[in-house]
Context: one part of a larger RNA
């Protein structure tokens, strides 16, 4: 000198774009964030005298809920960056290729009944589908003694018709595997491994393998750093340098990991999933003491730790997401708006005349010089201000539809009117003199300074830097 998710103490006009719990992955009151489709269904309610139409929806039944958001605790390689394989899987998307023909039985839900404080739960009966089985129907795999295996749905419409359903084929995205090479510190850490290397049979997986297991062999990797241990989520970048480098991984994007701590498996194309189950264990809520209910590392908010880090707000208008045939539902994703000098860039606080070179304050050699074109004064003019009626894009071209927002923005009117601080003047480093002080009191980032003329201390006037900010701490180069 530059950097910063800064903090602090002081001043503080406006605007646009960012950015924002680095500390306890600490504990969490409350409200919201993952639903939908009645064009699968059987029922029930609302409406009406009835009946239809129609509106709503607790069960079954399907998609989705594994994504979207959040956090770095764990992890020195099962991660990650980079470059390559082969022995995989893949709902929704698009494409080809021919199918869907016959029957059957249940179970919510309802009704009744029983136990319980409550969550809830058993039992008896009846019932419908796109749920749930059987039979037919095979190109193809397996196998050659016997024997065994595999599909389908329908529903909407008057009807063309579109839409769903099961088989197979390769696509696209998506993932799961292996492999090279790369990735902090210490050797005052030398030894380490027993399913440990390796083979054969078996098992199991979507698939490769000790991935499991039986049996046999004794092997495997290490000083080109194995094992221990200590730290740390990677990277694409961002900082500082002329470069080599060096520190660093806040915003944003990628990949990993976790979701109170442990540990496990079910559903499914996918999760070992958590705003799904299940057992434990820790703090906390309820009980009728046998139970029972929950996880803010989403969003907003609250305690609590620190130097420190925001509104318990508006919307689906747009862009993206689920659900559905659409209408159209939901979406703290996302748009946007509040808060904040936290940063960054812009803008402002006037302009033009105006000498009696003013009054004061300072310096003086008492001539005089500075503050000073400065002020008063004079003359116009309005960025910002107040006000006062107009008022958009961002909507995707038939129309409608806007959260932001009566905001930007333009026009009327008013009046210089509302708007400068911080720090620092010995050298370093741009800026000097007078007063007090008397090694005292101070000052200080370094070298110093202060002993009665101090440009280095406090005070005054002058100056000099940045300026809505300056300063001063902490960090990194």
């Nucleotide at each position: 000198u530059g950097c910063u998710g800064a903090a602090c103490a002081u001043u503080g006009g406006u605007g646009g774009c960012a950015u924002g719990c680095u500390u306890a992955a600490c504990a969490c009151a409350u409200g919201c964030a993952a639903g939908u489709c009645a064009g699968a269904u059987g029922g029930g309610a609302g409406g009406u005298a009835g009946u239809g139409a129609u509106u709503c929806u607790a069960g079954u039944g399907g998609c989705a809920g594994a994504u979207g958001g959040g956090u770095g605790a764990g992890u020195a390689a099962u991660c990650c960056a980079u470059a390559a394989g082969a022995a995989c899987c893949u709902a929704c998307c698009a494409u080809u290729a021919g199918g869907a023909g016959g029957g059957g039985a249940a179970c919510a839900a309802u009704a009744g009944u029983u136990g319980g404080a409550a969550a809830c739960a058993g039992u008896u009966g009846c019932u419908a589908a796109u749920a749930c089985c059987c039979c037919a129907u095979a190109g193809g795999a397996u196998g050659a003694g016997g024997a065994g295996a595999a599909a389908a749905a329908g529903g909407a419409g008057g009807a063309a018709u579109a839409u769903g359903c099961a088989c197979a084929a390769g696509g696209a995205g998506g993932g799961g595997u292996u492999u090279g090479c790369g990735u902090c510190u210490a050797a005052u850490u030398g030894g380490u491994u027993a399913u440990u290397u390796g083979g054969u049979g078996a098992g199991g997986a979507u698939a490769u393998g000790a991935c499991u297991u039986a049996c046999c062999a004794a092997g495997g990797a290490a000083a080109c750093a194995a094992u221990c241990a200590g730290u740390a989520g990677u990277u694409g970048g961002a900082c500082c340098g002329a470069g080599a480098g060096g520190a660093u991984g806040a915003u944003c994007a990628u990949c990993c990991a976790c979701a109170u701590u442990g540990g496990a498996a079910c559903u499914g194309a996918g999760a070992c999933a958590u705003c799904g189950c299940c057992c434990a264990a820790a703090a906390a809520c309820c009980u009728a003491c046998a139970u029972a209910a929950g996880g803010c590392a989403g969003u907003a908010g609250c305690a609590g730790g620190a130097a420190a880090u925001u509104u318990u707000a508006c919307a689906c208008a747009a862009u993206g997401g689920g659900a559905a045939a659409a209408a159209u539902c939901c979406u703290a994703a996302u748009g946007g708006a509040g808060c904040a000098a936290u940063g960054u860039c812009a803008c402002g606080g006037g302009a033009a005349g105006g000498u009696a070179g003013a009054a004061g304050g300072c310096c003086c050699a008492u001539a005089g010089g500075u503050c000073a074109u400065g002020a008063a004064c004079u003359c116009a003019u309005u960025u910002u201000c107040u006000u006062a009626g107009a008022g958009a894009a961002c909507a995707a071209g038939a129309a409608a539809u806007g959260a932001c927002a009566g905001u930007a923005u333009a026009u009327g009117a008013g009046g210089a009117a509302u708007a400068c601080a911080c720090a620092u003047c010995a050298g370093u480093u741009a800026a000097c003199u007078c007063u007090g002080u008397g090694a005292c009191a101070u000052c200080a980032g370094u070298c110093a300074u202060g002993g009665u003329a101090a440009g280095g201390u406090a005070g005054a006037g002058g100056g000099u830097g940045u300026a809505a900010g300056a300063a001063u701490u902490a960090u990194c180069c």
This is a predicted structure of a 477-nucleotide part of an RNA (small-subunit ribosomal RNA, 5' domain) from Pinus albicaulis. Its Rfam family is "Bacterial small subunit ribosomal RNA". The full RNA is in RNAcentral, with records from SILVA. The coordinates come from a structure-prediction model, not an experiment, and the mean pLDDT is 81.